[in-house]
RNA sequence: AGUUGAAAAUGGCAAACUAGGUGAAAACCUAGGACGCAAAGCCGACGAUCUAAGGAAGCACAAUCUAGCUUCUAUGAUAGCGUAGCUACCAAC
Numbered sequence: 001a002g003u004u005g006a007a008a009a010u011g012g013c014a015a016a017c018u019a020g021g022u023g024a025a026a027a028c029c030u031a032g033g034a035c036g037c038a039a040a041g042c043c044g045a046c047g048a049u050c051u052a053a054g055g056a057a058g059c060a061c062a063a064u065c066u067a068g069c070u071u072c073u074a075u076g077a078u079a080g081c082g083u084a085g086c087u088a089c090c091a092a093c
Stems, first nucleotide, its partner, number of pairs: 002093004012037002017032006035080001041086002045083003048078003054073006
């Protein structure tokens, strides 16, 4: 330096759930808590998934506006979904 993660060491992260907070929501933050994780460290570029405030189209209405219903839409999210990129501990070879 490369590959790998069988056994081990030092440690690390923290799902569900609970409380408080932010947000339209998805979700996120803090504390508790541990299902798991060898990159469950960073990164939202590509794909995938979630949400739809705002916007668009349609329905409805005699007609207009507001409200309502349906569909679409990310500029909002997910790094603990995959790929790509960057960085790192220990051990074995």
This is a predicted structure of a 93-nucleotide RNA (c-di-GMP-I riboswitch aptamer) from Thalassotalea sp. G2M2-11. Taxonomically the source falls in Thalassotalea (Bacteria, Pseudomonadati, Pseudomonadota, Colwelliaceae). Its mean pLDDT, the model's own confidence on a scale to 100, is 85.